[in-house]
RNA sequence: GCAGGCGUGGCCAAAUGGAUUAAGGCAUCUGGCUACGAACCAGAAGAUUGCAGGUUCGAGUCCUGCCGUCUGCA
Numbered sequence: 001g002c003a004g005g006c007g008u009g010g011c012c013a014a015a016u017g018g019a020u021u022a023a024g025g026c027a028u029c030u031g032g033c034u035a036c037g038a039a040c041c042a043g044a045a046g047a048u049u050g051c052a053g054g055u056u057c058g059a060g061u062c063c064u065g066c067c068g069u070c071u072g073c074a
Base pairs, nucleotide, nucleotide: 001073002072003071004070005069006068007067010026011025012024028044029043030042031041032040050066051065052064053063054062
């Protein structure tokens, strides 16, 4: 330099045939339980999906450019 994969809450991760309010787990917070903790039970908060544009009535999903990361080739 060329080609391809990936980027979604603090961490992991689902949703890619475009259409409910973007699942779930861990962690965090509150309450219960307990002599106190852990575990367990109940509940809560936390995402404009890497950035910027475009297409569309509608984009995490499609298109373009960039950034980061990984792999292959040279």